[in-house]
Predicted 3D model of a 73-nucleotide RNA (transfer RNA) from an Acidothermales bacterium. It matches the Rfam family "tRNA". Its family is annotated with triplet codon-amino acid adaptor activity in the Gene Ontology. The sequence is in RNAcentral, with records from ENA.
């Protein structure tokens, strides 16, 4: 130096054919319990790796960029 994959919550992922960003787990608060834990209910927390373009509308199409894996030279 070329090719391919990944990047979305505090972590581990999902997001269909472009239509107002979602699950466990964790975190908070009640509740249960004599205390924990376990269990049941509720609630907060992300503009989705930067910038650009394309559409009425982009996580999601397209383009130049960082990171990281991985192949090839």
């Nucleotide at each position: 130096g070329g090719g391919g994959c990944u990047a979305u919550a505090g972590c581990u992922c999902a997001g269909u054919u472009g239509g107002u960003a979602g699950a466990g787990c964790a975190c908070u608060u009640g509740c249960u319990c004599g205390g924990c834990a376990g269990g049941c209910a509720a609630g907060g927390g992300g503009u989705c790796c930067g910038g650009g373009g394309u559409u009425c509308g982009a996580g999601u199409c397209c383009c130049c960029g960082u990171a990281g894996c991985u192949c090839c030279a």